[in-house]
Context: one part of a larger RNA
RNA sequence: UGACGGGGGCCCACACAAGCGGUGGAGCAUGUGGGUUUAUUCGAUGCAACACACAUCACCAUACCAGCGCUUGACAUGCCGUGAAUCCUCUUGAAAGAGAGGGGUGCCUUCGGGAAUGCGGACACAAGUGGUGUAUGGUUGUCGUCAGCUCGUGUCAUAAGGUGUUGGGUUAAGUCCGGCAACGAGCGCAACCCUCGUGUUUAGUUGCCAUCAUUUAGUUUGGAACCCUGAACAGACUGUCGGUGAUAAGCCAGAGGAAGGUGAGGAUGAUAUCAAGUAAUCAUGCCCCUUAUGCCGUGGGCAACACACGUGCUACGAUGGUCGGGACAAAGGGUUGGCAUCCCGCGAAGGUGAGCUAACUCCAAAAACCCAUCCUCAGUUCGGAUUGCAGGCUGCAACUCACCUGCAUGAAGCCGGAAUUGCAAGUAAUCGCCGGUCAGCCAUACGGCGGUGAAUCCGUUCCUGGGGCUUGUACA
Numbered sequence: 001u002g003a004c005g006g007g008g009g010c011c012c013a014c015a016c017a018a019g020c021g022g023u024g025g026a027g028c029a030u031g032u033g034g035g036u037u038u039a040u041u042c043g044a045u046g047c048a049a050c051a052c053a054c055a056u057c058a059c060c061a062u063a064c065c066a067g068c069g070c071u072u073g074a075c076a077u078g079c080c081g082u083g084a085a086u087c088c089u090c091u092u093g094a095a096a097g098a099g100a101g102g103g104g105u106g107c108c109u110u111c112g113g114g115a116a117u118g119c120g121g122a123c124a125c126a127a128g129u130g131g132u133g134u135a136u137g138g139u140u141g142u143c144g145u146c147a148g149c150u151c152g153u154g155u156c157a158u159a160a161g162g163u164g165u166u167g168g169g170u171u172a173a174g175u176c177c178g179g180c181a182a183c184g185a186g187c188g189c190a191a192c193c194c195u196c197g198u199g200u201u202u203a204g205u206u207g208c209c210a211u212c213a214u215u216u217a218g219u220u221u222g223g224a225a226c227c228c229u230g231a232a233c234a235g236a237c238u239g240u241c242g243g244u245g246a247u248a249a250g251c252c253a254g255a256g257g258a259a260g261g262u263g264a265g266g267a268u269g270a271u272a273u274c275a276a277g278u279a280a281u282c283a284u285g286c287c288c289c290u291u292a293u294g295c296c297g298u299g300g301g302c303a304a305c306a307c308a309c310g311u312g313c314u315a316c317g318a319u320g321g322u323c324g325g326g327a328c329a330a331a332g333g334g335u336u337g338g339c340a341u342c343c344c345g346c347g348a349a350g351g352u353g354a355g356c357u358a359a360c361u362c363c364a365a366a367a368a369c370c371c372a373u374c375c376u377c378a379g380u381u382c383g384g385a386u387u388g389c390a391g392g393c394u395g396c397a398a399c400u401c402a403c404c405u406g407c408a409u410g411a412a413g414c415c416g417g418a419a420u421u422g423c424a425a426g427u428a429a430u431c432g433c434c435g436g437u438c439a440g441c442c443a444u445a446c447g448g449c450g451g452u453g454a455a456u457c458c459g460u461u462c463c464u465g466g467g468g469c470u471u472g473u474a475c476a
Stems, first nucleotide, its partner, number of pairs: 001476002003473003007470002010467004015460002019423005026314008034305001043052001064300003069295002073125001077124002079121005087102006107114002128288001130287003136283002138278003141274001148187006154163003168177002193266004198234007208223002213220001237260001240254001242252003316416001320374003324370002332362003337356001342351002382413001387408006429452007
């Protein structure tokens, strides 16, 4: 000087407390461990691995396993020979491959040949998702969006180092004020960026419709007010009033205002730490393999299952289930596509086929509300697992191993031990909608969008984590 302390004191945080809802019990989905296996490819392992890499495992992907095959190789450059490239048919085979037959000659040319490309041959070499993340680059997590981390000059100390950065206030903040052997500066904080919230100006098509006509319909004429969309500006700064404070920084309360003290959310992540993760994105040193640890294809596996754990979905019912009715969103996607209409089918679907980039379409929003029913706590008109049969769709292909529909079946489960977790307001809770990946889909995941919409916060004693100051020293 750090680090540590079941030392002290100060401060902060959904850290506790006060509340609301979960997990832990059930069934299923999914990931992991384990054991199993010819193989169940590999990586990630306290927080910071475990719906993670994977924004989709039938083939492919694929790296794993078992058969079948290849050895200058699936791919690159160089040399030699030969044929332009290439196309079609047949046989054999699980395919990869192997064999046979047929057709055919373009471009440039100094007619020697050349470019591009196929096949054969010899060698240099290719190839490696083989090892090492403890040789590395790059990149990421973490403490933590916590308020810290440093430097120059000066000065103090023999020196390591100190000071500045500590002390008094204050802040979300090393934020600011004032003090001080310090004076300044840098990386962080804040601001500048994006979205949302208010208004003005401008622009009105495919969007809009108040007045005036019109119609089945903003459909048409018309309009530019409103809504909306795009662009450019304005607006918020403790600016203002009062109190308080040290006359400071600031704090408290009020006015005005769409918004008030960082307006809300996002992006943005200092110096270091964990020899943290990644050699399987990529790049790369060294080591290893070279008729195999490389390459091709078929089938299987990654999906198995006494069990254990994590993350979720659905429930256990009456604030509910079921039948019917008429309502109200936002944000996205769509020409190899998304599909209106009509027909057909109980349905998933199928057929037909108009219009489609603010035009058409996916699109039905669902909870909520109204009417009816169940009729009171029952394993039920709760719950939907599991299983049987019959169908549909995607795709060469649905057995291992997809999804969807109809009929039948109707398991556990009556609110969950110890323990543990999320959340501070349009939040939690609850309700649906959309998207990416994608032929299809095991999505209950992930990322967005809106609808309805709470309770509690006295406070900092304690638990956990963090930031200063100070103190002690088994440690470096």

The part of an RNA shown here (small-subunit ribosomal RNA, 3' major domain) has 476 nucleotides and comes from Reichardia ligulata. Taxonomically the source falls in Reichardia (Eukaryota, Viridiplantae, Streptophytina, Hyoseridinae). The full RNA is in RNAcentral, with records from SILVA. Its mean pLDDT, the model's own confidence on a scale to 100, is 84.